[in-house]
RNA sequence: UAAGUAAAUCGCCUUAUCGCUGUUCAAAAUUGAAUGGAGGAAAGUCCGAACACCAUAGUGCAAUAUAGUGGUUAAUGGCCACCAGCCGAGAGGUUAGGAAAAGUGCAACAGAAAGAAUGUACGGGUAAUGCUGUAGUGAAAUCAGGUAAACUCUAUAUGGUGCAAUGUCAUGUAUACCAGCGUUUGAAAGCGGCACGUUUGAUGCUGGAGGGUAGGCAGCUAAAGUGUAUUAGUAAUAGUACAUUCAGAUAAAUGAUAAGGGCUUUUUCUUUUUUAAGAAAAAGUACAGAAUUCGGCUUAUAGAUUUGCUUAAGUA
Numbered sequence: 001u002a003a004g005u006a007a008a009u010c011g012c013c014u015u016a017u018c019g020c021u022g023u024u025c026a027a028a029a030u031u032g033a034a035u036g037g038a039g040g041a042a043a044g045u046c047c048g049a050a051c052a053c054c055a056u057a058g059u060g061c062a063a064u065a066u067a068g069u070g071g072u073u074a075a076u077g078g079c080c081a082c083c084a085g086c087c088g089a090g091a092g093g094u095u096a097g098g099a100a101a102a103g104u105g106c107a108a109c110a111g112a113a114a115g116a117a118u119g120u121a122c123g124g125g126u127a128a129u130g131c132u133g134u135a136g137u138g139a140a141a142u143c144a145g146g147u148a149a150a151c152u153c154u155a156u157a158u159g160g161u162g163c164a165a166u167g168u169c170a171u172g173u174a175u176a177c178c179a180g181c182g183u184u185u186g187a188a189a190g191c192g193g194c195a196c197g198u199u200u201g202a203u204g205c206u207g208g209a210g211g212g213u214a215g216g217c218a219g220c221u222a223a224a225g226u227g228u229a230u231u232a233g234u235a236a237u238a239g240u241a242c243a244u245u246c247a248g249a250u251a252a253a254u255g256a257u258a259a260g261g262g263c264u265u266u267u268u269c270u271u272u273u274u275u276a277a278g279a280a281a282a283a284g285u286a287c288a289g290a291a292u293u294c295g296g297c298u299u300a301u302a303g304a305u306u307u308g309c310u311u312a313a314g315u316a
Stems, first nucleotide, its partner, number of pairs: 001312010012261007020037008039287001043298002046296005051162004063158005068082005083097001084095004098153002103151002105147002120135005136143001166218004177208006188200004225244008262285010
């Protein structure tokens, strides 16, 4: 330098104007000021937990998941280390790594015909063989083929529903129910407010209470938090010290516009030590969008950066 391999990080910036949303303060009844405002995956909802409610005598069956050994963690089917098999020249990758001597299936070879095979090792022979010899082990030779990402067996584990959980306050409408009052001796309603009048003709008014719809509040963001340093450990991970507070919306805010800059690619031009440098123009600047909260896994991702290692070639 090139080609690979394993992992890590960043993932547009600044200003102005106009907005959206949480909190605090002030005025005051919607204004002002200050301040906070998406991610590495917020995604898929695939595993594991926290939390909440429901269920839950005991035993068994079924179903599902997992499957080398050890470690790690709140927990896991995750992660780490090692062993073994397979792939690769190598760094490295990968595993669907319990059992084929319980049983049932399935497939391949030779052969006319097979699972009711004399399937260890070394030979010989034949068109071919499951033919044949010798040896070995053993108490005894009918020496137990492959396949469990086929059923199955073994071991272990597993109750259900998810914050639309759950709790709480409770307007209006209607009202099972309770109390009081009025009412066929005409209550009450309609005729624009009241009285008369007129029409209809049996329940009406007030209060309580229940349930819990709309809506509000809690749950709800200080946590298995985050950052830095350090110690133990091969590592996953754990401990210690210091610093720090970092979205909480509810049809759902976190945006839009303008200007400038950065980065990448392409084209053109200029310079020239033709490895390059400079200028201009154009295009591009990803995947994506919190909704109870964590730990993982999987998937998507323009572009940029860093580190370890391997192989090949070259230079000193």
Predicted 3D model of a 316-nucleotide RNA (Bacterial RNase P class A) from Allotamlana fucoidanivorans.
The model forms 93% of the base pairs in the Rfam consensus.
It is recorded under the gene name rnpB.
Its mean pLDDT, the model's own confidence on a scale to 100, is 78.
The sequence is in RNAcentral, with records from ENA and Rfam.
The organism belongs to Allotamlana, within Bacteria.